[in-house]
């Protein structure tokens, strides 16, 4: 130094829920709040789930805190 790995310290993010706003909706944004997280940082590429489409389908969206994949990345005990 790299890979695997995850002790400590400093810092970081923030589930449920509440308030306000936006959206037909899934859900999103801001504030409060912490269940958790070493990629819980970014990307809808693959699968999945969810919403709209009366059902089904074409299609259009949402979820990166469902998994895989891609890109980048803090610290360094054993």
């Nucleotide at each position: 130094u790299c890979u695997u790995c995850g002790a400590a310290a400093g810092g970081g993010c923030a589930a449920a829920c509440c308030u306000a706003g936006g959206g037909u909706g899934a859900c999103c944004u801001a504030g409060g709040g912490a269940c958790g997280c070493a990629a819980a940082a970014c990307c809808a590429c693959u699968g999945g789930c969810c919403a709209g489409g009366a059902u089904g389908g074409a299609c259009u969206g949402g979820c990166a805190g469902c998994a895989g994949g891609g890109u980048u990345g803090c610290c360094g005990a054993a």

A computed fold for a 78-nucleotide RNA from uncultured Desulfofustis sp., annotated as c-di-GMP-I riboswitch aptamer. Its mean pLDDT, the model's own confidence on a scale to 100, is 84.